[in-house]
RNA sequence: CCACCAUUGGUGUAAUGGCUAACACUCCUGCCUUCCAAGCAGAUGAUGAGGGUUCAAUUCCCUCAUGGUGGU
Numbered sequence: 001c002c003a004c005c006a007u008u009g010g011u012g013u014a015a016u017g018g019c020u021a022a023c024a025c026u027c028c029u030g031c032c033u034u035c036c037a038a039g040c041a042g043a044u045g046a047u048g049a050g051g052g053u054u055c056a057a058u059u060c061c062c063u064c065a066u067g068g069u070g071g072u
Stems, first nucleotide, its partner, number of pairs: 001071007010025004018055001028042004048064005
């Protein structure tokens, strides 16, 4: 320098154009318990940045950023 892959809550993953972005763990609150753990209930919290296409974008296209793989 070139090609490809990935980027979604604090963490790990779903969602392949269409309702309020889903699930698990962690954290927080309450219940339970003599206390802790476990269990139950609840709450908070996310689409890497910008632009484009579309009635509608996490999803499709372009550029950039970060990380990775391969090539030279």
Molecule: transfer RNA
Organism: Clostridiales bacterium